Predicted 3D model of a 1716-nucleotide part of an RNA (large-subunit ribosomal RNA, half A) from Haloquadratum walsbyi. Lineage of the source: Archaea > Methanobacteriota > Halobacteriales > Haloferacaceae > Haloquadratum. Its mean pLDDT, the model's own confidence on a scale to 100, is 81.
[in-house]
Context: one part of a larger RNA
RNA sequence: CUGGCUGGUGAAUGGCUCGGCUCGAGAGCCGAUGACGGACGUGCCAAGCUGCGAAAAGCCUGAGGGAGCCGCACGGAGGCUAAGAACUCAGGAUCUCCGAAUGGGAAUCCCCAUUGCGAUUACGAGGUAUCUCGUAAUCGGGAACGCCCCGAAUUGAAACAUCUUAGUAGGGGCAGGAACAGAAAGCAACCGCGAUAUCGUUAGUAACCGCGAGUGAACACGACACAGUCCAAACCGAAUCCGCAAGGAAAUGUGGUGUUUCGGACCAACAAUCACGGACCGCACGAUACCGAGAAAUCUCCUGGAACGGAGUACGACACAGGGUGACAGUCCCGUAUCGUCAUCACGCGAUCCCGCGUUGACUCCAGAGUCGCAAGGGUUGGCUAUCCCUUGUUAAUUCCGCAGACAUCAACUGCGAAGACUACACACUCCUCGAGACCGAUAGCGAACAAGUAGCGUGAGCGAACGCUGCAAAGCACCCCGAACAGGGCGGUGCAAUAGGGCCUGAACUCAGUCAGUGAUAGAACGACGAGGCAUACAAGGUCCCACUCACAACGACCUGAGAGCAAUCUCACUGUAGAACGAGUGGGAAGCCGAUGUCGCGUCGUACGUUUUGAAAAACGACCCAGGGAGUGCAUCCACCCGGCAAGUCUAACUGGUCCACCCAGGAAGACGCAGGGAAACCGAUAUGACCGCAGUCAUGACAUCUCAUACUCAUGACCAGGGUCACCGUACUUACAUGCGGGGAGUCGCGUGGAUGCGACCCGAAACCGAGUGAUCUACGCGCGGGCAAGGUGAAGCGUGCCGAAAGGUGCGUGGAAGCCUGUUAGGGAUGGUGUCCUACAAUACCCUCCCGUGACCCACGUGUAGGGGUGAAAGGCCCAUCGAACUCGGCAACAGCUGGUUCCAGCCGACACAUAUCGAAGUAUGUCCUCAGCCGAGGUAGUCUGCGAGGUAGAGCUACCGAUUGGAUGUCCCGCCUCCGAGAGGAGUCGGCCAUGCUGUCAAACUCCAAACUUGCAGACGCCGUAGACGCUGGGAAUCCGGACUGCGGGGUAAGCCUGUGGUCCAUGAGGGAGACAACCCAGAGCAGGGUUAAGGUCCCCAAGUGUGGAUUAAGUGCAACUGAAGGUUGUCUCGAGCCCUAAACAGCCGGGAGGUGAGCUUAGAAGCAGCUACCCUCUAAGAAAAGCGUAAUAGCUUACCGGCCGAGGUUCGAGGCGCCCAAAAUGAUCGGGGCUCAAAUCCACCACCGAGACCCUGCAAUACUUAUUAUCAAGUAACUUCGUAGGCUUGGCGUACUGACCGGAUGGAAGUACGGGCGAGAGCUCGUAUGGACCGCUCAGUAACGAUAAUCCUGGUCACAGUAGCAGCAAUAGUCGGGUGUGACCCCCGACGGCCUAACGAGCAAGGGUUCCUCGGCACUGCUAAUCAGCCGAGGGUUAGCCGGUCCUAAGUCUGACCGUAAUUCGACUCAGACAAACAGGGAAACUGGUUAAUAUUCCAGUGCCGUCGUGUCUUAUCGAACGCUUUCGGAAACAGUGAACGGGGCCAUCGCCCCGUCGAAUCAUGGAAUCUCGUGGAUGCCGUAACGGCACGAAGCGGGAGAAUCAUGAGACCGCGCAAGUCACUGGUACCAAGAGCCCGUGAAACAAACACACGACGUCCGUACCAAGAUCCGACACAGGUGCUCAGGCAGCGAAAGCCAUGGCCCGU
Repeated sequence: CUGGCUGGUGAAUGGCUCGGCUCGAGAGCCGAUGACGGACGUGCCAAGCUGCGAAAAGCCUGAGGGAGCCGCACGGAGGCUAAGAACUCAGGAUCUCCGAAUGGGAAUCCCCAUUGCGAUUACGAGGUAUCUCGUAAUCGGGAACGCCCCGAAUUGAAACAUCUUAGUAGGGGCAGGAACAGAAAGCAACCGCGAUAUCGUUAGUAACCGCGAGUGAACACGACACAGUCCAAACCGAAUCCGCAAGGAAAUGUGGUGUUUCGGACCAACAAUCACGGACCGCACGAUACCGAGAAAUCUCCUGGAACGGAGUACGACACAGGGUGACAGUCCCGUAUCGUCAUCACGCGAUCCCGCGUUGACUCCAGAGUCGCAAGGGUUGGCUAUCCCUUGUUAAUUCCGCAGACAUCAACUGCGAAGACUACACACUCCUCGAGACCGAUAGCGAACAAGUAGCGUGAGCGAACGCUGCAAAGCACCCCGAACAGGGCGGUGCAAUAGGGCCUGAACUCAGUCAGUGAUAGAACGACGAGGCAUACAAGGUCCCACUCACAACGACCUGAGAGCAAUCUCACUGUAGAACGAGUGGGAAGCCGAUGUCGCGUCGUACGUUUUGAAAAACGACCCAGGGAGUGCAUCCACCCGGCAAGUCUAACUGGUCCACCCAGGAAGACGCAGGGAAACCGAUAUGACCGCAGUCAUGACAUCUCAUACUCAUGACCAGGGUCACCGUACUUACAUGCGGGGAGUCGCGUGGAUGCGACCCGAAACCGAGUGAUCUACGCGCGGGCAAGGUGAAGCGUGCCGAAAGGUGCGUGGAAGCCUGUUAGGGAUGGUGUCCUACAAUACCCUCCCGUGACCCACGUGUAGGGGUGAAAGGCCCAUCGAACUCGGCAACAGCUGGUUCCAGCCGACACAUAUCGAAGUAUGUCCUCAGCCGAGGUAGUCUGCGAGGUAGAGCUACCGAUUGGAUGUCCCGCCUCCGAGAGGAGUCGGCCAUGCUGUCAAACUCCAAACUUGCAGACGCCGUAGACGCUGGGAAUCCGGACUGCGGGGUAAGCCUGUGGUCCAUGAGGGAGACAACCCAGAGCAGGGUUAAGGUCCCCAAGUGUGGAUUAAGUGCAACUGAAGGUUGUCUCGAGCCCUAAACAGCCGGGAGGUGAGCUUAGAAGCAGCUACCCUCUAAGAAAAGCGUAAUAGCUUACCGGCCGAGGUUCGAGGCGCCCAAAAUGAUCGGGGCUCAAAUCCACCACCGAGACCCUGCAAUACUUAUUAUCAAGUAACUUCGUAGGCUUGGCGUACUGACCGGAUGGAAGUACGGGCGAGAGCUCGUAUGGACCGCUCAGUAACGAUAAUCCUGGUCACAGUAGCAGCAAUAGUCGGGUGUGACCCCCGACGGCCUAACGAGCAAGGGUUCCUCGGCACUGCUAAUCAGCCGAGGGUUAGCCGGUCCUAAGUCUGACCGUAAUUCGACUCAGACAAACAGGGAAACUGGUUAAUAUUCCAGUGCCGUCGUGUCUUAUCGAACGCUUUCGGAAACAGUGAACGGGGCCAUCGCCCCGUCGAAUCAUGGAAUCUCGUGGAUGCCGUAACGGCACGAAGCGGGAGAAUCAUGAGACCGCGCAAGUCACUGGUACCAAGAGCCCGUGAAACAAACACACGACGUCCGUACCAAGAUCCGACACAGGUGCUCAGGCAGCGAAAGCCAUGGCCCGU
């Protein structure tokens, strides 16, 4: 690592079902006598459900019932019951609060007033009345169904606007058990019907409609069920009604009559009480609550824990439906068939009473008005000119009339009588009751089998789960042991079983642990398949296997030996198609972990998962962690086709009805549909029951063909008749002068099951962003409004004022004062958010932390209350914000929106087998038609891809151009012509060279859109051969598709620099094709795989990896060139090989060596010099075998060294050019290279030639299977045939099968052990089936039919579980880095308590409140949970306890605003505006009657207690006459002044200390009452001549200062309170500062800064002052943020040092060491 075993985890599977789902039948309203629904209570113990209501799991009465009972809920305790409980039914009593909710109110479960009973409508009364009173009714609820009103959008139309969706969803109003409709101003059609609704049919018809998509009746007929009536008027006129009565209604008419066209009234005449109906009584039948009676075995034996099982023997049955009982029960129990039954109800019958029918004739009268109708404009409908309705306008007639009859009008005919009203049954639905089921069986079925609309989430509307099973019986484990133990375990006991031990039946998989088997250090790694092995493996379910010998044998096929061929490898012939050879058979012997098999391990060969999308996937394209369970072509309607079946010129019923064993089934039912005739736009007319011929199958005949013959079968040939089929003829009809032509004609349909397909519906499943409707939200945030609050400290110094100076003045100016400002500084508080693009970034945090930064008296910030709502708000405007959601919120609904787009779509096999093209398309990701595929049928004889031949067609390759056309090189020649130049000429002009043009003749070269030519090739027709075809080809018809992104190579093109490029065309291949080769490699080479075995070859190979040659005979290469199908150019090359040509060479070539290489001369010139060799000119002559006035090197110039050139030595080829082969240079890429590798050099490279061998699923052989066909069959069996049948994606198929659940029938299995589960064996090609063992403990199955929620490795699928990650991240990170030691408790202590030391916070981490929370408070006991560790602790768990008010707040008042009623709008309302009336609306912090101090509890206190006060109301008594106030901005200033603080002193206590002395603490006390008290005001006096006065401004004869009287503030002072409280005691004073509080000014404003309630005196005494809140937290743990979350959250208090300061720092008090 793999596998098993033993266990765990886990929950699948199986079995079960107190629950659902669906259908059928029944039944169908409740409520002011307070409903439905809810809240809160209610039990001895009581959290939930159920029941009930303060009379509270119940009370009373009656009936039943008959022994037990006190609900679910089986416990403890205690009770009830034969005086009849429990339980059931009926009746009665009680029945808190909310709720229509109804005295008023409400943030409701209560509050406030109190005797008040709401609102609306109707009626009545009050002399009128909007007012008051009285009486009655209504209000609200209900699952769906019903009627009326308002009324979308998605969607469809492949876009969209009329249209459609649809009068649907939704909203509003209203009713009932049903509703609505309804007794013709109706249909119909010249025949008739006779209210309405509903079902069937008419009919997808008429009709409508961008005449598109679509929509869509009626009459008639068949059924069901049936039912008809009343007013108004004419006429009469109180004859009438209510009430006990009094009385009232009624002449604006109670009542009578009367109600429709054959009318009625009226008048006259005649006739006579039937019938129908109603009321009441009786009878019978039926139904009906809780219920009653109800047969027959607990017989024997066996197994077993238990008998209901097995064996045997009985019995019942109008009862063998079903359920229960310790396994399967007719006879054990409950029941079942059958019978019985109260009150009551329905129907029927009978009796009595009431009501009252009609006929004829005539005059007159009556018969529904802003109506019928008309016009215009709309809506709606199938309604079209011709539906119904609305608005506006207009507007009749009167029975001698009116309306209708699908355009108008006229006439006729027919039907009917509007403008008034009622009406049962038949039909819709299912909250409810009962019953049933080919429905589901716990991821299913309702969301809910369980505490289910629960837990939980959300501000809210709203959203919304999961969880079933011990056992026959609790017999639910006594006692003992371990342990800190109420944890857990052991022993033991119960039980059939404890692996049934409490979320307990079975107990799978993933997964974890232990153990066993195999393996394990080699080497890689889709994990396997196949092959042959090693090791291991109790029984069972399998029984083979090994060795030897023998027999038989297909394809294929030897060695050796002999003869021969070849240079050789090697081959040929003979032996020999011999030996051998796969599979197979036999005999003998052997093996029992032995063989198969299973597990595992290594070896060999092959091999990059699966699904999908794609031209192409192992892909670095997408999907999935794993496992289990769930998870997708279904139903209806209509249509098409086919199979099978019934009947057939007919076929079938629908609704409904009857029967019945009652949803089935049987019978009836022809209304109607389709068919039986077509043609035509229509009017309209209207066809072969066969005339002729051909002819397939078939039948018959004749002949031939077998064996000795005859006969005959098969076969062959010919002929006759020939169903079906075909051709003609003829006929119908339309058009038509006619000829013709179109369509049709010699009878097959129809109904049903099933299958395939189409259309409509959600339509195979999942998936949007959106659109519309109705609601919910301004606890976040935006803005407005109301009411409140907040802003340390410092600086600057506006106006004004004072004063000095200047100035005639206006005014200016200095100094001061003053204190303005969308002024300044500012980590004051508070608000914001510039940069670090810091930290964090699965965070502390779904926006945080730190530093930095901006504003900080204003357009400032904040709390509370309140308003604005979704195409809307709000917005100093960013499309910002409107509850973590905004270019249109959220929730639910329309809704399963639509999606030409993505993904997924579940068992096996047999046969055939595509397309990626054309045309059209607002078409291009789609679709339709055609091609192509498949299946079925018809026809009946030819068809044809190949080859050859013949007769035609063609103009491409090539070639050619003096054959056209166009382009085009070079000479030559010539000439009219043109031009430059030259020459001649006075000029005209001439001559010449050159150039151009042209011409001629040569020469050289081209063309897709050139052709005088011209193939291969392609193609048409015909023939021959080949092939296919009666075993049915070709062709035709019909059902079903898929496909419409293609790609590669190759031939020929086009585009492009090119491309693994784009785009054509023919073929092949991939796609959909495996196998062998090419290293690997869809399409390149070979080759088309049914399965298995044996052989032979192909491509390609043969040194090793790696099967086969280190093969044979030659050649080349030296570069590792190459060994590659995978680069390598121009250019270069004395690399080498081969070939060819020229030249030199024995008269001695080429190279080398030896020698010479001289003289005139240092040539001249130039030059400083120039000597062969700087430069210029010239380049001569001599000696020579030869030797340059020098080809190089060199020197300053010389010199020097070579060379050319000559001789000698040597002795055979040399040299140059050209062509070819193989090489070489050119030759640079990013982590290490490579021919596949190793490696290879007379190759293992390259070229030529040859021999042998290897090598595939190809080919050959053997066996088997399938398909097709033949023969013959009941048959798919069997026997054969052909093989040139059997790869396959999309797809086709009326091809066959496996499995799952349930139903019916038949037959079986099971406690002597079913299903399921685990492991193992066998069978089948497979889906799968079967057997054994164990577990399990009660059901299960075969076959034949049938029904389907019927088959999953995949959908970022759904639900659940589990694993890995991982003992990992985190529990550290913050300007608040804090602990340590000792002791205690305890099983256990870093973190619980105590002590000590040490630290942290100080405008807080302190203290007090509000909101919010809701018991968290306190005590005791605990530690399974929660607590980022532990815990003895706790905001955790359990139990108990705790909140005390006349004077704190609510309560009262009004604000912004809100609600109710009236009124109005609206179709309507739970909607909406004004107005009126009423009410509500502020708990910190608006207004407001009144309390303080001390003490006390574990937990409360301005609440209790003690003491001392105060207010209000009422009562009694006495007394008095008063109108203010509540009540208000901002800025700034002065004064008074408490707490408090500081300094100093005194006193008391304490500490240190020998003393002096020093240090620390303390030295107190309220409300209330009395008195005092400043500013200011007022009165009196006074009387200013510039005075008084302020911080500043200012004031004054209308009276300043001064003086006096009065009024007059504080949380102020003093006294009382207090002979008291507190303190061990003392229980004082001065100064300074001083923001609460009080008082008084000033300035500013385009800002002027709430309202109401209450309320008119005093004194004395007495009584009363109810109700609600009050605990605790108030935050680095009680709130909002999912958390014990570094975030957010309003107000108040404000010590010391030093300091401007509420800054920063340090420290008291207090708190903490727990920013866990």